[in-house]
Context: one part of a larger RNA
RNA sequence: GGACGAACGCUGGCGGCGUGCUUAACACAUGCAAGUCGAACGAGGUACUGGAGCUUGCUCCAACUACCUAGUGGCGAACGGGUGAGGAACACGUGAGCAACCUGUCCUGAAGACGGGGAUAAGCCGGGGAAACCUGGUCUAAUACCCGAUACCUUCACAUGACCGCAUGGUCGAGUGAAGAAAUGUCUUUUCGCUUCGGGAGGGGCUCGCGCCCUAUCAGCUUGUUGGUGAGGUAAUGGCUCACCAAGGCAUCGACGGGUAGCUGGUCUGAGAGGACGACCAGCCACACUGGGACUGAGACACGGCCCAGACUCCUACGGGAGGCAGCAGUGGGGAAUAUUGCGCAAUGGGCGAAAGCCUGACGCAGCAACGCCGCGUGCGGGAUGAAGGCUCUCGGGUCGUAAACCGCUUUCAGUAGGGACGAAAUUGACGGUACCUGCAGAAGAAGCACCGGCCAACUACGUGCCAGCAGCCGCGGUAAUACGUAGGGUGCAAGCGUUGUCC
Numbered sequence: 001g002g003a004c005g006a007a008c009g010c011u012g013g014c015g016g017c018g019u020g021c022u023u024a025a026c027a028c029a030u031g032c033a034a035g036u037c038g039a040a041c042g043a044g045g046u047a048c049u050g051g052a053g054c055u056u057g058c059u060c061c062a063a064c065u066a067c068c069u070a071g072u073g074g075c076g077a078a079c080g081g082g083u084g085a086g087g088a089a090c091a092c093g094u095g096a097g098c099a100a101c102c103u104g105u106c107c108u109g110a111a112g113a114c115g116g117g118g119a120u121a122a123g124c125c126g127g128g129g130a131a132a133c134c135u136g137g138u139c140u141a142a143u144a145c146c147c148g149a150u151a152c153c154u155u156c157a158c159a160u161g162a163c164c165g166c167a168u169g170g171u172c173g174a175g176u177g178a179a180g181a182a183a184u185g186u187c188u189u190u191u192c193g194c195u196u197c198g199g200g201a202g203g204g205g206c207u208c209g210c211g212c213c214c215u216a217u218c219a220g221c222u223u224g225u226u227g228g229u230g231a232g233g234u235a236a237u238g239g240c241u242c243a244c245c246a247a248g249g250c251a252u253c254g255a256c257g258g259g260u261a262g263c264u265g266g267u268c269u270g271a272g273a274g275g276a277c278g279a280c281c282a283g284c285c286a287c288a289c290u291g292g293g294a295c296u297g298a299g300a301c302a303c304g305g306c307c308c309a310g311a312c313u314c315c316u317a318c319g320g321g322a323g324g325c326a327g328c329a330g331u332g333g334g335g336a337a338u339a340u341u342g343c344g345c346a347a348u349g350g351g352c353g354a355a356a357g358c359c360u361g362a363c364g365c366a367g368c369a370a371c372g373c374c375g376c377g378u379g380c381g382g383g384a385u386g387a388a389g390g391c392u393c394u395c396g397g398g399u400c401g402u403a404a405a406c407c408g409c410u411u412u413c414a415g416u417a418g419g420g421a422c423g424a425a426a427u428u429g430a431c432g433g434u435a436c437c438u439g440c441a442g443a444a445g446a447a448g449c450a451c452c453g454g455c456c457a458a459c460u461a462c463g464u465g466c467c468a469g470c471a472g473c474c475g476c477g478g479u480a481a482u483a484c485g486u487a488g489g490g491u492g493c494a495a496g497c498g499u500u501g502u503c504c
Base pairs, nucleotide, nucleotide: 001504002503003502004501006500007499008498009497010496013376014375015374016373017372018371019369020368021334026332027331028330030329031328032327035075036074037073040072041071043069044068045067046066047065049062050061051060052059053058054057082287083286084285092211093210094209095208096207097206098205101204102203103202106200107199108198109197110196111195112194114148115147116146117145123138124137125136126135127134128133153180154179155178156177157176158175160173161172162171163170164169185192213259214258215257220250221249222248225247226246227245228244229243230242231241232240262284263283264282265281266277267276268275269274289310290309291308292307293306312323313322314321315320340366342365343364344363348362349360350359351358352357379409380408381407382406389400390399391398392397413445415440416439417438418437419436423431448493449492450491451490452489453474454473455472459488460487461486462485463484469476470475
């Protein structure tokens, strides 16, 4: 000198765009943050119409239509959003490999959907419990569940031909045997769906080369350890797990141990080499009160799912239950320090749905904060008798100083009145009567902070008297202090200016 997610002191006019718990991965009141589909299904309810009973405004029955919904069922909830605790590791980055793998929805190609069955929730009738909720009987539907058939096809076993390769081996063809589907459902204009198989796209899994902090005041470490055979397990390779066998494997090119740390694209600085950092934005990873576990599913070992244990908090009729903000706001606490319990789904994107649409604290906006960057303003011209006043003085003067007054002019921004968008293709705009445009009034509403001994731009007076104080270094102050305090003057920056901290 530059930089900052900054803080503190003094000061503070406007706008645009960004940014805003770096500390306690501390504890959380309250509200919201993941639902949707009646065009899968039975049922219930409301409205409308008609009929009956009549107590004349109630009950019952029937049909059409519309709407609503608890439940069964489907899809989603594994995305999106948060945090950085842990982890020195194939976690990340980069480059390869998988002849060892998976993939819902989507695209594409081929083939198909035949015949049956038994339940169950809801409902109804009961029971238990303070509650959470549990339970008995009975009835019913499906795109829920099950059985059988069929098999272009797929898988497996046996034996076989051709071709190929990268070691295990791979691909294609014909044969025999075994096993394996479905909802012809819904709406009907047509669609949307179901089953099996091949290919694709996108996504994921695994393996390897290289790169990846400090420490030797850590020198030896290791028994599923290293390898083999066989088996289990997985989508898949593999000590991943197990039985048996062998005794190996790693290490001064730093094993093992200890400390620290999410990694990267990048950011800051620097002429560069390098050094430091990893906030915002983007990719990946890990985590979701702490520890462990599996279930469901195409996908989780699952933030707003389940089970167990623990700590904590809450309810209780004491028998037993409920909870998890490192989602958005917000509260307490910690701290030098970090915002609203806001508006809207109008846009973009996501889930569901045939659609209308519903949901969406993702997101779009608004609010707060000079926290940062950028832009603008606080007026312009004239004006000497150098007014008054302040400061100083050798008392003549000097200086503040064209500065003010005064004269003329202008109106950015703010104010006020009128008009008023783009963002949306449509009847859809939170932002917002916002941006912007026009008119009006009046210099009117808008300047501070630090410094002035040298480094380092800028000097005098008074007060103080090694006191009070200053200070980044050198050093100032003990009676003439340009170094302390105040004033006048000056210098530098400017809606900021200084100080502190950290990095280069």